[in-house]
RNA sequence: CUCUUAUCCAGAGAGGUGGAGGGACUGGCCCUUUGAAGCCUCGGCAACCUGUAGCGUUAUGCUACCAAUAGGUGCCAAUUCCAGCAAGACUGCACAGGAGGUGCGGUUUGGCAGAUAAGAG
Numbered sequence: 001c002u003c004u005u006a007u008c009c010a011g012a013g014a015g016g017u018g019g020a021g022g023g024a025c026u027g028g029c030c031c032u033u034u035g036a037a038g039c040c041u042c043g044g045c046a047a048c049c050u051g052u053a054g055c056g057u058u059a060u061g062c063u064a065c066c067a068a069u070a071g072g073u074g075c076c077a078a079u080u081c082c083a084g085c086a087a088g089a090c091u092g093c094a095c096a097g098g099a100g101g102u103g104c105g106g107u108u109u110g111g112c113a114g115a116u117a118a119g120a121g
Stems, first nucleotide, its partner, number of pairs: 001121008013042005021031003025084004043076003048072003051065005080113001085110004090106006
């Protein structure tokens, strides 16, 4: 870097350094000199893997538990901050109107993209 699977409405920040950006991308909106990113120290959250117990298969597995005197990651503004593509039902506003309709939204579902973990290449 690529692929597969799972999860993403919960949770958790202080100090030092630094000195203008940050929230992946685009649009919106937001954070930030009352100090952004990055780096360091300490602290915290969570429970993906390791772990513990049970069950099962030819086999890959499945279920439950602890979060500490453990190990590997991850995370600690805002739902992944919101939307982006498609579909359904209902509905608001505007335009237009003979009927019908058009545009912009709200709402639900499924995707796309992204992030993290585990496995494979």
The RNA shown here (SAM riboswitch aptamer (S box leader)) has 121 nucleotides and comes from Tumebacillus algifaecis.
The model forms 88% of the base pairs in the Rfam consensus.
The sequence is in RNAcentral, with records from Rfam and Ribocentre.
Rfam family: SAM riboswitch aptamer (S box leader). Its family is annotated with regulation of gene expression in the Gene Ontology. Rfam describes the family as follows. The SAM riboswitch is found upstream of a number of genes which code for proteins involved in methionine or cysteine biosynthesis in Gram-positive bacteria.